[in-house]
Formats: sequence, structure tokens, C1' cells
RNA sequence: GGACCUUUAGCUCAGUUGGUUAGAGCAAGCGGCUCAUAACCGCCCGGUCGUAGGUUCGAGUCCUACAAGGUCCA
Repeated sequence: GGACCUUUAGCUCAGUUGGUUAGAGCAAGCGGCUCAUAACCGCCCGGUCGUAGGUUCGAGUCCUACAAGGUCCA
């Protein structure tokens, strides 16, 4: 220098042909249980979908550029 992959909740990850309100597990918080803690059960909270543009009636999803991380080639 070139090619490709990843980026979504605090962490690990889903997300259907682009269709209206974005989800799970764990963690955190609260409550229950217990002499008490852990475990367990229940409830609740938590999101500029990496950033900026573009296409579209409509974008997490399609296009472009950039950023961060990774793999390979030179």
C1' cells in the first nucleotide's frame, strides 16, 4: 500500500425480503427465601444500532466516506 471481516444495553451476542413499537442471556438495582451469605425465584432498569452523509413513503438492515479493532497478501 491492497483485499476482507467486525462495530447493536455495563459485558457477550441475536435481529427474517427494508415495514411502523429493537431483543436475549449475564451483570447492576429492588423484593422474596435464609439465623446470615451464596445459590435460587420474582420484578424493574438499561440503547445517538461506531461517526457523517446519501437512497427510500420508510434504514439496525441498502450505498459512500471516515474512525476503531482484527485476519490475510505485498
Transfer RNA from Limosilactobacillus ingluviei DSM 15946, 74 nucleotides, folded computationally. Its Rfam family is "tRNA". Rfam's curators write: Transfer RNA (tRNA) molecules are approximately 80 nucleotides in length.